RNA sequence: GAAGUUCGCCAGGCAACCGCUGAUCACGCAAGUGGUUGGAGGAAAGUCCGGGCCCCACAGGGCGGAAUGCCGGUUAACGGCCGGGCGCUAUAAGUCCGGCGGCGCAAGCCGCUGGACCCAAGGCGACAGACAGUGCAACAGAAAGAUACCGCCUACGUUCGCAAGAACCGGUAAGGGUGAAAUGGUGGGGUAAGAGCCCACCGCGUUUCUGGUAACAGAAACGGCACGGCAAACCUCAUUCGGGGCAAGGCCAAAUAGGGGAGUAAUGGCGUGGCCCGCGUCGCUCCCGGGUAGGCUGCUAGAGGCCGCCGGUAACGGCGGUCCCAGAGGAAUGGUUGCCCACGACAGAACCCGGCUUAUCGGCGGACUUCCCAC
Numbered sequence: 001g002a003a004g005u006u007c008g009c010c011a012g013g014c015a016a017c018c019g020c021u022g023a024u025c026a027c028g029c030a031a032g033u034g035g036u037u038g039g040a041g042g043a044a045a046g047u048c049c050g051g052g053c054c055c056c057a058c059a060g061g062g063c064g065g066a067a068u069g070c071c072g073g074u075u076a077a078c079g080g081c082c083g084g085g086c087g088c089u090a091u092a093a094g095u096c097c098g099g100c101g102g103c104g105c106a107a108g109c110c111g112c113u114g115g116a117c118c119c120a121a122g123g124c125g126a127c128a129g130a131c132a133g134u135g136c137a138a139c140a141g142a143a144a145g146a147u148a149c150c151g152c153c154u155a156c157g158u159u160c161g162c163a164a165g166a167a168c169c170g171g172u173a174a175g176g177g178u179g180a181a182a183u184g185g186u187g188g189g190g191u192a193a194g195a196g197c198c199c200a201c202c203g204c205g206u207u208u209c210u211g212g213u214a215a216c217a218g219a220a221a222c223g224g225c226a227c228g229g230c231a232a233a234c235c236u237c238a239u240u241c242g243g244g245g246c247a248a249g250g251c252c253a254a255a256u257a258g259g260g261g262a263g264u265a266a267u268g269g270c271g272u273g274g275c276c277c278g279c280g281u282c283g284c285u286c287c288c289g290g291g292u293a294g295g296c297u298g299c300u301a302g303a304g305g306c307c308g309c310c311g312g313u314a315a316c317g318g319c320g321g322u323c324c325c326a327g328a329g330g331a332a333u334g335g336u337u338g339c340c341c342a343c344g345a346c347a348g349a350a351c352c353c354g355g356c357u358u359a360u361c362g363g364c365g366g367a368c369u370u371c372c373c374a375c
Stems, first nucleotide, its partner, number of pairs: 001371010012340007020039008041346001045357002048355005053245004060277004065241005070084005085127001086125004094117010128236002133234002135230002149176002151172003157168004184202006203225001204223008249297004259288006268282004304323008
């Protein structure tokens, strides 16, 4: 200097005038007035996970169904996060093979270009199991879990031929073709031609040892060893799961019609996401008609924020100090003017919290990796 990544912060500012709203204080019979002070996000979005809280209520058992799926740690919990393992992921540079062009007697060099190898940081992983069983892979191709289309051989055997050779019988899966995938790969030996037929290395399987909490990694010995792939196919295994939700729920006030009709009823109905057992309860279901839908609460002091110390690789945990930081209720922070500037994108809480995912203008700062050049 170039390229590839990752993390953190900000999210218009200042001033004036008018306006909205929570808390609190003062005045006021009240309506209200004045003072002080607080007032939307990094995602408030999606409603995709997990909970706090609330209600129902044998939530107890079974079937069925659903979710998760490498190892360890963390957490209230999670499908989250942290660390580790394995796999995938670099058109940057480099190496190898090939093509084109230029220079050169040549060796070779330079430029452009196609392919292969290489996986750093970081990112991603729907990462348990394929001899428990079932199933799927169109078309093409000879053949898709065991085959001969093209091809190669003619050794053995038979026939013809003086011979060369030809034909039949036969051998083959190394070469070519088809395909996403062709029954281990590369090299050598051997053979009539070949083939793990034999050998070396790689791969695969079994056993043992070493390191590690483990996932796993490495090494050694033995074995020619292969009917592969897919389980976001059914399935098997392990772990977990009662349901519903602030429109939950609680309190107060008021009003009406304690109305009318039909069916069923203990061998029954209802409750519990589906079914069965069990348990609880005594009524239940449907139709017509009438009244109310108002107020208060839940509603913001929290698995809370910030700072410091200790432990831990980290996520996180412990201890101490300090602070209160939105609670609307058809839905509050808006309007005008002036200046500055990075010229403002995506975008507005509705019980709360921990996450994930998606959208996004611009600015500032840190860290990591690879390559090139100079010293």
Molecule: Bacterial RNase P class A
Organism: uncultured beta proteobacterium